[in-house]
Context: one part of a larger RNA
RNA sequence: UGACGGGGGCCCGCACAAGCGGUGGAGGAUGUGGUUCAAUUCGAUGCUACGCGAAAAACCUUACCUGGGUUUGACAUGUCGGUAGUAGGGACCCGAAAGGGAAACGACCGGAUUUUUCCGGAGCCGACACAGGUGCUGCAUGGCUGUCGUCAGCUCGUGCCGUGAGGUGUAUGGUUAAGUCCUGCAACGAGCGCAACCCCCGCCCUUAGUUGCCAACUUGAAUUUAUUCAAGAGCACUCUAAGGGGACUGCCCGGGCAACCGGGAGGAAGGUGGGGAUGACGUCAAGUCAUCAUGGCCUUUAUACCCAGGGCUACACACGUCCUACAGUGCCCACUACAAUGGGUAGCAACCUCGCGAGAGGAAGCAAAUCUCAGAAAAGUGGGCAUGGUUCGGAUUGCAGGCUGCAACUCGCCUGCAUGAAGAUGGAAUCGCUAGUAAUCGCACAUCAGCAUGGUGCGGUGAAUACGUUCCCGGGCCUUGUACA
Numbered sequence: 001u002g003a004c005g006g007g008g009g010c011c012c013g014c015a016c017a018a019g020c021g022g023u024g025g026a027g028g029a030u031g032u033g034g035u036u037c038a039a040u041u042c043g044a045u046g047c048u049a050c051g052c053g054a055a056a057a058a059c060c061u062u063a064c065c066u067g068g069g070u071u072u073g074a075c076a077u078g079u080c081g082g083u084a085g086u087a088g089g090g091a092c093c094c095g096a097a098a099g100g101g102a103a104a105c106g107a108c109c110g111g112a113u114u115u116u117u118c119c120g121g122a123g124c125c126g127a128c129a130c131a132g133g134u135g136c137u138g139c140a141u142g143g144c145u146g147u148c149g150u151c152a153g154c155u156c157g158u159g160c161c162g163u164g165a166g167g168u169g170u171a172u173g174g175u176u177a178a179g180u181c182c183u184g185c186a187a188c189g190a191g192c193g194c195a196a197c198c199c200c201c202g203c204c205c206u207u208a209g210u211u212g213c214c215a216a217c218u219u220g221a222a223u224u225u226a227u228u229c230a231a232g233a234g235c236a237c238u239c240u241a242a243g244g245g246g247a248c249u250g251c252c253c254g255g256g257c258a259a260c261c262g263g264g265a266g267g268a269a270g271g272u273g274g275g276g277a278u279g280a281c282g283u284c285a286a287g288u289c290a291u292c293a294u295g296g297c298c299u300u301u302a303u304a305c306c307c308a309g310g311g312c313u314a315c316a317c318a319c320g321u322c323c324u325a326c327a328g329u330g331c332c333c334a335c336u337a338c339a340a341u342g343g344g345u346a347g348c349a350a351c352c353u354c355g356c357g358a359g360a361g362g363a364a365g366c367a368a369a370u371c372u373c374a375g376a377a378a379a380g381u382g383g384g385c386a387u388g389g390u391u392c393g394g395a396u397u398g399c400a401g402g403c404u405g406c407a408a409c410u411c412g413c414c415u416g417c418a419u420g421a422a423g424a425u426g427g428a429a430u431c432g433c434u435a436g437u438a439a440u441c442g443c444a445c446a447u448c449a450g451c452a453u454g455g456u457g458c459g460g461u462g463a464a465u466a467c468g469u470u471c472c473c474g475g476g477c478c479u480u481g482u483a484c485a
Stems, first nucleotide, its partner, number of pairs: 001485002003482003007479007015469002019433005026324008034315002042053002064310007073130001077129007088105001092101003108121005132299002135297003141293002143288003146284001148282001153192006159168003173182002198276004203245007212235002217232007248270001251264005326426001330385006342373003347366002351362004392423001397418007439461007
């Protein structure tokens, strides 16, 4: 100087407390450990691995295994030599394919040349340099990332103090979300962080008016006679998307030397308005050589390359993350209303017909504020069910089908009929959340031929509680002890 303390003081954080909902019990999905296997490819391992890399493992992917094959190679550059029935092409034969053999047909570009022919190139063949490696080392590395932590810290120049390591500045007292600011001070300044500048949302104005809008106006049609639809006209309103305004403790009261704090007014918004992006010096030899790049090492008829099939999907078991439930604030049936974000031409598909349905056959429109996915869902109204393993729950299994795709056996998703398991609100323990949040409800998208209970977004409905900081956990500042570094 740090680190540590079941030392002290001060202060924060869904850290506790106060609440709401879960996990841990059941069934299933998914990841991991373990075990098994010819192989179950590899990596990630307390917090910070475990619905993680993977925003899609039937083949491919694919790196693994078995078997079959190739050896200048699937791919790049160069040198030398060769090359007209050459390169290509491949009927046909072997084969699961790859690969091997192979008839007919049969070339290209530039220059010289009447033609013929010659030279060079491309392509091909052979030889040689080399290629190749998801082989090893993340403890040789770059780049990128996680984490402490969006915590308020981390430093420098000069000066001063100290023999020196170093200290001071950055200590005091207040204040703040903040090393934020004020005051004080052997310090005076400065930098990286904080804040602000950026984006979205909330209020207003201006500009613009189609594909958007419909208040007033005109015309027509329909009927339930005061509404609806269509057209015109219009840009008021909504909206869209570009620019601007607006909030600054600016004003008032109280406290305070000040910084600032408490209250109030006006205001759409009030003291950081809400959210996002933004992550200091560093820590963990943290993660990644399998995104990529790269030193070294290893391999070179194999640790490279091609192909078929299998595996990554195994299953006594253990754990993590989720989904569905155990029901009546519920389940089933019928009727009916209101979103937002997004996607669409190898696409989205209105509408019609067929099918109980998944879906099939036709087919308008739309490269999109126009057409379409698209029916929102919970809710509401009416009816049924009445506490029972049930009209709860849906696992499992059988049969029959649909879709995608060369192909659904291993190993996809969906539909119909039948079957109808566990499950009675879950031990010790443990997690999330402070407001448009939790909880609950659906919708869209990426990946994608197909496959979503995962991920990323979007909106609908919409709470309870916070006395407080004694305690648990993590962190910041000061101080103290230390036989630790």
RNAcentral holds the full RNA, with entries from ENA. The part of an RNA shown here (small-subunit ribosomal RNA, 3' major domain) has 485 nucleotides and comes from a Caldifarciminota bacterium. Taxonomically the source falls in Caldifarciminota (Bacteria, Pseudomonadati).